[in-house]
RNA sequence: CGCGCAUCGAGAGCACCGGAGAGAUUCAGCUCGACGAAGGUGCGGCAACCAACGGAUCCCCCAACCCGGGGGCCGGAACGGUGCCAACGCUGAUAUGGCGAUGCGGA
Numbered sequence: 001c002g003c004g005c006a007u008c009g010a011g012a013g014c015a016c017c018g019g020a021g022a023g024a025u026u027c028a029g030c031u032c033g034a035c036g037a038a039g040g041u042g043c044g045g046c047a048a049c050c051a052a053c054g055g056a057u058c059c060c061c062c063a064a065c066c067c068g069g070g071g072g073c074c075g076g077a078a079c080g081g082u083g084c085c086a087a088c089g090c091u092g093a094u095a096u097g098g099c100g101a102u103g104c105g106g107a
Stems, first nucleotide, its partner, number of pairs: 001106001003105006013043005021032003026093004044085003049081002053075003058072005089099001
């Protein structure tokens, strides 16, 4: 960014700074908040999206005599790269999504 794909009812918080708002946006509701919101910092934690690693040989592709290579698949791993740590993305809508968030790609 008028782009593609996947996921979004699971999971995981303390301290300090800060000082009135926060839960994306509009309306409504509800909830959180001076027993300290947002934001920031430190430490801690959660989760396998990517990378890396291991496995199997069921499927696809390349190659093909065999071996083999790549992808899918399965697994552990949180000392690599992100992300996240109230409530289903808090709930509803002439808005249950064409919106938003996160990841991986593309331009």
Predicted 3D model of a 107-nucleotide RNA (SAM riboswitch aptamer (S box leader)) from an uncultured Chloroflexota bacterium. Model confidence (mean pLDDT): 80 of 100.